RNA sequence: AUGAACAGCGCGAGAGAGCAUCCGGCUGCACAGCGUGCAGACCGGGUCGCCGAAGGGCACCCCACACCGACAACCGGGUCGGGUGGGCAAUCUCUCAGGCACAGGGAUCGCACUGGGACA
Repeated sequence: AUGAACAGCGCGAGAGAGCAUCCGGCUGCACAGCGUGCAGACCGGGUCGCCGAAGGGCACCCCACACCGACAACCGGGUCGGGUGGGCAAUCUCUCAGGCACAGGGAUCGCACUGGGACA
């Protein structure tokens, strides 16, 4: 079951933090005559400040152990504690990555379709 969880695709919503600054290039304009000045939300590199919802990390708990200790014990190998290894969450935490005008991305939420087939 007039189709749950879950997954995929599409659409919609979706926060925070400098339109920072320096250098070089490029483009446009002006003066001028082969240079100078101004603007740029363009490209590359550097510096400082900042953000956390794409990145990383951790708990409880679970599993394993050939390690240590205790208890029980004829044997078999059991229980508990410690240690080691693995699994293990977030809106917590870190700021490597990423980000700080627009755009793009974006945890998460909603709707529809497809798969799925019973939970929420």
The RNA shown here (Glycine riboswitch aptamer) has 120 nucleotides and comes from an Anaerolineae bacterium. The organism belongs to Anaerolineae, within Bacteria. The sequence is in RNAcentral, with records from Rfam. Its mean pLDDT, the model's own confidence on a scale to 100, is 75.